[in-house]
RNA sequence: UCCACCGUAGCUCAAUGGUAGAGCGCCCGGCUGUUAACCGGGUGGUUGGGGGUUCGAGUCCCUCCGGUGGAGCCA
Numbered sequence: 001u002c003c004a005c006c007g008u009a010g011c012u013c014a015a016u017g018g019u020a021g022a023g024c025g026c027c028c029g030g031c032u033g034u035u036a037a038c039c040g041g042g043u044g045g046u047u048g049g050g051g052g053u054u055c056g057a058g059u060c061c062c063u064c065c066g067g068u069g070g071a072g073c074c075a
Stems, first nucleotide, its partner, number of pairs: 001071007010024004018055001025043006048064005
């Protein structure tokens, strides 16, 4: 430098172009002699940045940034 894939909650991941969710975590409560487990409730987001298409974009298009893998270069 080129190609592919990826970037969404603190973490791991969902979401057919039509209300952004789950599990874990965290907080509160129940249960228990206590803890753990279990049960209930709550807490959570500029969907990597910018622009475009569309009535409507996490999703499609352009560009930039970052990560992973591969190729190439270093003759």